[in-house]
RNA sequence: GGGCCUGUAGCUUAAUUGGCUAAAGCGUCCCGCUCGCAGCGGGAAGAUUGGCGGUUCAACUCCGCCCAGGUCCA
Numbered sequence: 001g002g003g004c005c006u007g008u009a010g011c012u013u014a015a016u017u018g019g020c021u022a023a024a025g026c027g028u029c030c031c032g033c034u035c036g037c038a039g040c041g042g043g044a045a046g047a048u049u050g051g052c053g054g055u056u057c058a059a060c061u062c063c064g065c066c067c068a069g070g071u072c073c074a
Stems, first nucleotide, its partner, number of pairs: 001073007010026004019057001028044006050066005
C1' cells in the first nucleotide's frame, strides 16, 4: 500500500428481505422483605446505533469516504 471482517447502553448480545417509540441479560441507582449482609421481588436512569455525507415516504439495516480494532497478501 491492497483485500476481507467487525463497530448498537458501563460490559456482553438481539433487532425478520429497510417499516410501530432500538429490546434483553449483567452492572449502576431507588424501594420492599431481613437486626444487617447476601439473596430475592418491584421500579428507574442509561444509546445522536464509530464519524460525515448520499439514496428513500422511511436507514442499526443499502451506497460512498473517513476513523478504530482484527485478519490475510505484498
This is a predicted structure of a 74-nucleotide RNA (transfer RNA) from a Microgenomates group bacterium. Its mean pLDDT, the model's own confidence on a scale to 100, is 80. Its Rfam family is "tRNA". Rfam classes the family as a transfer RNA.